[in-house]
RNA sequence: GUGAAAAUGAAGCCGAGAUCCCGGACUCCGGGAUGCGGGGGACCCAGGAAGUCGGGGCGUAUUCCGUUACCGGAUAGGGCACUUUCAAGCCCGAGCCCGUCAGCUAACCCCGUAGGCAAUUGAGAGGAUGA
Numbered sequence: 001g002u003g004a005a006a007a008u009g010a011a012g013c014c015g016a017g018a019u020c021c022c023g024g025a026c027u028c029c030g031g032g033a034u035g036c037g038g039g040g041g042a043c044c045c046a047g048g049a050a051g052u053c054g055g056g057g058c059g060u061a062u063u064c065c066g067u068u069a070c071c072g073g074a075u076a077g078g079g080c081a082c083u084u085u086c087a088a089g090c091c092c093g094a095g096c097c098c099g100u101c102a103g104c105u106a107a108c109c110c111c112g113u114a115g116g117c118a119a120u121u122g123a124g125a126g127g128a129u130g131a
Base pairs, nucleotide, nucleotide: 012117013116014115018034019033020032021031022030023029024028035113036112037111038110039109040108045103054101055098056097057096058095063074064073065072066071077092078091079090080089082126083125084124085123086122087121088120
């Protein structure tokens, strides 16, 4: 210097959905704490009343048009690998829940901590990590 094999590493994305401890029938389940997220709930303030054509919540996922339906087009809005600005490009724009009831809301009370994926580039500024 070249070739082969093995081992290790390459800091990942959407989302609140993570960490630690204990126990068990142990790649899973249960419990606790912390962190993150959500709901209910006074005075004051806001709010005429009624409405089955109810009303409300989580979420970016709202609205409009077309279509016999299926569905299609657009759109508010949201995402793309440390953060941010500019430019280009790509994608999503769903679904579920409460059950006649809930404005805001201190104290207080309650709930969740899933699921699904595999890769955008360029320039400027600021950080961080490895060798």
Molecule: c-di-AMP riboswitch aptamer (ydaO/yuaA leader)
Organism: Nitrospirota bacterium